[in-house]
RNA sequence: AAGUUUUUAAAAGCGCCAGGGCUAUUCGUUGAACGUAAAAACGAAUAGUUGACGAGGAAGAGGUUGAUCGAGCACUCGGCGGAUGCCUCUCGGUUGUUUUCACCACAACCGCAAGUUUUAGCCGAAAACAACGAGGUGACUCGUUGGACAAAAGCUAAAACAAUGGUGAAC
Numbered sequence: 001a002a003g004u005u006u007u008u009a010a011a012a013g014c015g016c017c018a019g020g021g022c023u024a025u026u027c028g029u030u031g032a033a034c035g036u037a038a039a040a041a042c043g044a045a046u047a048g049u050u051g052a053c054g055a056g057g058a059a060g061a062g063g064u065u066g067a068u069c070g071a072g073c074a075c076u077c078g079g080c081g082g083a084u085g086c087c088u089c090u091c092g093g094u095u096g097u098u099u100u101c102a103c104c105a106c107a108a109c110c111g112c113a114a115g116u117u118u119u120a121g122c123c124g125a126a127a128a129c130a131a132c133g134a135g136g137u138g139a140c141u142c143g144u145u146g147g148a149c150a151a152a153a154g155c156u157a158a159a160a161c162a163a164u165g166g167u168g169a170a171c
Stems, first nucleotide, its partner, number of pairs: 014081004019077001020050011053070003059090006091111006099170007115161008129146007
C1' cells in the first nucleotide's frame, strides 16, 4: 500500500460513481515546408471536479419497485444502492346516530390520530436570484446577508353521502 472479514457510527429526497461532461499535469500526434518552433485541436495516462432545490412522510413482520408533492429549466444527463411508499398478515385503536354498556364478526379509517367526497379559508420552503466573503493553479466548492415565490399533506368551517349483523347485561 492492497485485499478479505468483523465491529461501530452517521445520512433517508438520502448516500455513492465503473459511463458522460468539465479541470489540472505529463506524454504523444497534428500544427510542421530543410532547420528552429508557438497557439490551438485531437488522443492517452494520472489526479481531481460535477452528478436534484426544498415540502411531506416510520406500530410490527413479510413481500415488492422508476415510492408522494411541487420549485426550477440546468448534465436536475446516465447509472448503482438505500428508503418513511404500496400490497398482505398481525398488534393496538377510532367511527358504525335513532336508550346505554360489554364482547364477537364485518366495513371504512387511524398509528397520537381516526368514514368518504366537494367547497372555502388558514398554515407554508429551499435552491434559483442579488450583494459580500472564504478555499482551490483550475474545473468547482463553501459561507453570510437581502428580499421573494409552491404543491401535496395538515388544520378549521360548511354541505352532501355512508353509518351493518349477532350474543349478553342494565334501564